[in-house]
RNA sequence: UACAGAGUAGGGUAAGUUGCGUUAAGUGCCAUGACACGGGAUGUUGGUCAUGGACGAAGCUGGUUCGCCAGCGCGGUACUUGCUCGCGUCCGCUGUA
Numbered sequence: 001u002a003c004a005g006a007g008u009a010g011g012g013u014a015a016g017u018u019g020c021g022u023u024a025a026g027u028g029c030c031a032u033g034a035c036a037c038g039g040g041a042u043g044u045u046g047g048u049c050a051u052g053g054a055c056g057a058a059g060c061u062g063g064u065u066c067g068c069c070a071g072c073g074c075g076g077u078a079c080u081u082g083c084u085c086g087c088g089u090c091c092g093c094u095g096u097a
Base pairs, nucleotide, nucleotide: 001097002096003095004094005093010085011084012083013082014081015080016079017078019077020075021074022073029053030052031051032050033049034048035047039091040090041089042088043087059072060071061070062069063068
């Protein structure tokens, strides 16, 4: 110097849990603010949290000491693990020449 490659946040999917809710929280949507986000710079996409707003649901059966418990369901439910996808530019890193 040339070529090739790895790595973030996170997305999808499967399984798991003495998970959570089913007395409606959560998820999804909108507004505002803050934060984090390849090793560095910059920028994009997406993410998280807080506050506020609009919307909105699937329960059934059995037991019970009447407090609840268990089973089967339900929820664009939480988390963990596996698999898979996953930075534009410059520099850096790894490999080859």

Model confidence (mean pLDDT): 84 of 100.
Predicted 3D model of a 97-nucleotide RNA (THF (Tetrahydrofolate) riboswitch aptamer) from Lactovum miscens.
NCBI's taxonomy places the organism under Bacteria, Bacillati, Bacillota, Bacilli, Lactovum.
Its Rfam family is "THF (Tetrahydrofolate) riboswitch aptamer". From the family's description: Tetrahydrofolate (THF) riboswitch was first reported for Ames et al. as an RNA motif in 5' untranslated (5'-UTR)regions of folate transport and biosynthesis genes in Firmicutes genomes. Its family is annotated with tetrahydrofolate metabolic process in the Gene Ontology.